[in-house]
RNA sequence: UGCACGGUGAAAGCGCCAGGACUGUCUGAAAACAGAUCAGGCAGUUGACGCGGGGGAGGUUAGCGAAUCAUUCGGCGGGUGCCUCCCGGUGUGGAUCCGCAUCGAUAUGGAACGCCGCAAAACUGUGGGGUGACCUGCAGGACAAGGGCCAUCCAGGACAUUGG
Numbered sequence: 001u002g003c004a005c006g007g008u009g010a011a012a013g014c015g016c017c018a019g020g021a022c023u024g025u026c027u028g029a030a031a032a033c034a035g036a037u038c039a040g041g042c043a044g045u046u047g048a049c050g051c052g053g054g055g056g057a058g059g060u061u062a063g064c065g066a067a068u069c070a071u072u073c074g075g076c077g078g079g080u081g082c083c084u085c086c087c088g089g090u091g092u093g094g095a096u097c098c099g100c101a102u103c104g105a106u107a108u109g110g111a112a113c114g115c116c117g118c119a120a121a122a123c124u125g126u127g128g129g130g131u132g133a134c135c136u137g138c139a140g141g142a143c144a145a146g147g148g149c150c151a152u153c154c155a156g157g158a159c160a161u162u163g164g
Base pairs, nucleotide, nucleotide: 014077015076016075017074019073020046021045022044023043024042025041026040027039028038029037049065050064051063055086056085057084058083059082060081087104088103089102090101091100096158097157098156108155109154110153114149115148116147123140124139125138126137127136128135129134
C1' cells in the first nucleotide's frame, strides 16, 4: 500500500466517475528556433442551489421552483414521487351501506381572482489552501414555486328512521 472479515459513523439535487470539458507535466508532429496549435501518456480538477416528501407489497424514465448565458452536460447506483392491490382514516345534523371520492396516524375535496407570505446558492465584501484547473471559511442585503387567509362558506350516491 492492496485485499478479506468484523464494528462504528455518514444520504436523498443524495453517493460515485470509465465519457466530455479544464489544469499541470512529459513525449511526438509540422524544414529549423521561439510562441501558439494538434495528438498521445501520467497525475489531478469539475461533475445540482434550496423547498418539499415515508402505512405495507409490487411495478416504474420520481415532485417544486431558483440561478447561470448555458450548465446543474453525460453515465452508474440509490431514493420519501406516481400507478395497481391490500390495510387504515375521512366525506354537508346524527346512524348504516357503497365495487364512489379522497387521503396516510398532522389521514375528504374546493378552481380562479384578490390579500398575506417562507429558502439557499448565484451576487457583494473579506480571508485561507493549491504551481494551476479549482476548493473552502466568515459577514451583508435580497428574490421563488409551495403555503396561509377568503372557508362557522360550498360540496358524493343509496336506503330507512328521527328532528327541523